[in-house]
Predicted 3D model of a 352-nucleotide part of an RNA (small-subunit ribosomal RNA, central domain) from an uncultured bacterium. RNAcentral holds the full RNA, with entries from ENA and SILVA.

Context: one part of a larger RNA
């Protein structure tokens, strides 16, 4: 390289979108490129395969055949596959129309429960904490209680192996904007499709950069335990940070540790959101078929096992993406990138 592989041994990019490129539904003609079939010409001897012959055999040599091209030309076939055409079709995709769910996203505004902090009332000796304490708070009056005021962050129950997003994530309410899905109708267009190297964007926590914010919690840092020591666990404090806006960073167990799309292949029982229909109807319930979407078990297949099982890790196809003994090394250099931290690509000597 081949070849065999990616749930859990090495290996699916965090995620979309989407450029070259690969691949592509059906009818019909039509070309004859790719496929096929014949001819001729070519594929130098030697090699190699068969047969005959010399060397005493044999290696070897000698002859005769034969074999061997993604080759050239020329002559057909036309399923396929590729072009070309069909004002060609509708079963893929995608408009329409009409219906519906939803923590899908942006932005404004409110609300109430709690901590915290201030101001005053009552009240008067301890509050806290812990395994036990100590630090710390308090007669300048805390803790506790009541009553008014600031302020910032979070949104108890509802909350559900429920829901929505492509991942990342999303939850008090309320209006604005706003995007996807799902279902009906068969109402249009007619292969307009699928994947997708480069490439664009999006991408949780930390972090970084200018302003602002700052209640609780809290890395760092004090202090008080605990030990043998305690640069921790546990306690009292506590700075960044956490929250806003703008910009950067591009990473994670970014996990279902399962790439994207299509067909196809026993069933059984939850749920969520929509159709049709039956029964009954003031309604609801509920049964039945039927599309999407999520669990759970369980045949046949499959796996080394565990397990997976119509949501597949089964049977098939199409494209991309990695991996190839274990450290070294998610590392060095050098190249991008970035304000940095660092992030991408990423070896080798050495060694077992």
């Nucleotide at each position: 390289u081949u070849g065999g592989g990616c749930g859990u041994a090495a290996a699916g990019a965090g995620c979309u979108c989407g450029u070259a490129g690969g691949u592509g539904g059906u009818u019909u003609g039509g070309u004859a490129a790719g496929u096929c079939g014949g001819a001729u010409g070519u594929g130098a001897a030697a090699u190699c395969u068969c047969c005959a012959g010399g060397c005493u055999c044999a290696a070897c040599c000698u002859g005769g055949a034969g074999g061997g091209g993604u080759c050239a030309u020329u002559c057909g076939a036309u399923a396929c596959u590729g072009c070309c055409a069909u004002g060609a079709c509708u079963a893929g995709a995608g408009g329409u129309c009409g219906g519906u769910a939803g923590g899908g996203g942006a932005g404004u505004g409110u609300g109430g429960a709690a901590u915290u902090c201030c101001u005053g009332g009552u009240g008067g000796a301890g509050c806290g904490g812990u395994g036990a304490a100590a630090u710390g708070c308090g007669c300048a009056g805390a803790u506790a209680u009541c009553a008014g005021g600031a302020g910032g962050a979070a949104c108890a129950c509802c909350c559900g192996u429920a829901g929505c997003g492509a991942a990342g994530g999303c939850g008090g309410c309320a209006c604005u904007c706003u995007g996807g899905g799902c279902c009906g109708a068969u109402u249009c267009u007619g292969a307009c499709a699928c994947u997708g190297a480069g490439g664009a964007g999006c991408g949780a926590a930390a972090g970084c950069g200018u302003g602002g914010g700052g209640a609780g919690c809290g890395a760092a840092c004090a202090g008080g335990a605990u030990u043998a020591g305690a640069u921790a666990c546990c306690c009292u404090g506590g700075u960044a940070g956490u929250c806003c806006a703008c910009g950067c960073c591009g990473u994670a167990a970014a996990c279902g540790u399962u790439g994207a799309g299509c067909a196809c292949u026993a069933g059984g029982u939850g749920u969520g959101g929509g159709g049709u229909u039956c029964u009954a109807u003031c309604g609801a319930c509920g049964g039945a078929c039927u599309c999407c979407g999520u669990g759970c078990c369980g045949u046949a297949g499959c796996c080394a096992a565990c397990g997976c099982a119509u949501u597949a890790a089964g049977u098939g196809u199409u494209c991309c993406g990695c991996c190839u003994g274990g450290g070294g090394a998610c590392u060095a250099u050098g190249a991008g990138c970035g304000c940095a931290a660092g992030c991408u690509u990423a070896a080798a000597a050495c060694u077992c």